This is a predicted structure of a 95-nucleotide RNA (c-di-GMP-I riboswitch aptamer) from Bacillus litorisediminis. Its mean pLDDT, the model's own confidence on a scale to 100, is 85. Of the family's consensus pairs, 100% are formed in the model.
RNA sequence: AAUGAUAAAGGGCAAACCCGUACGAAAGUCGGGGACGCAAAGCUACGAGUCUAACCUGGCCAGGAUUUGGCUGGCAUGAUCGUCGGGCCGCUCAA
Repeated sequence: AAUGAUAAAGGGCAAACCCGUACGAAAGUCGGGGACGCAAAGCUACGAGUCUAACCUGGCCAGGAUUUGGCUGGCAUGAUCGUCGGGCCGCUCAA
């Protein structure tokens, strides 16, 4: 010094679950509690995967109706960085 590592020291983050007159159509996010774990479990939706399907759209059904509602299929511009990879930044330095 780090394309390596987590031995030591100082620390960091925070899964499930619970609470919420919080946000959202939902997935999920946020705040508090809580720790399963994580050497990037720091940031970034750039690529892939996965999740949701509001709007839009195909079909079917119901009703008196130009239109409304219900069911179902498709669909990301929504979400996930603690799914994987890429990019950027960062503490320590024993073997």